The RNA shown here (c-di-GMP-I riboswitch aptamer) has 91 nucleotides. The sequence was found by an Rfam model in a public genome assembly. Its mean pLDDT, the model's own confidence on a scale to 100, is 83.
RNA sequence: GUCGAAAAAUGGCAAACUUGUCGAAAGAUAAGGACGCAAAGCCACAGGGUCUACCGUUCGCCGGACGAACCAUGACAGCCUGGCUGCCGAU
Repeated sequence: GUCGAAAAAUGGCAAACUUGUCGAAAGAUAAGGACGCAAAGCCACAGGGUCUACCGUUCGCCGGACGAACCAUGACAGCCUGGCUGCCGAU
């Protein structure tokens, strides 16, 4: 540097769900809990994708703390590609 088929070591992370907290929401976070994961470690200011819409804009209503559409500046790295780092083993 390449690979993760089989076997093995130290081990690690933690989906759904439940409860508390934060948030307008998506979601985040702590504890419990394990569906899974060889990068399920980090990067959302690398590209694509997805989710949400407080605010804002437009329209309706002509009442507002109402309704509809649009909007990322919010979010997801456990959606894909990419970047950085890394344990064990094989070569």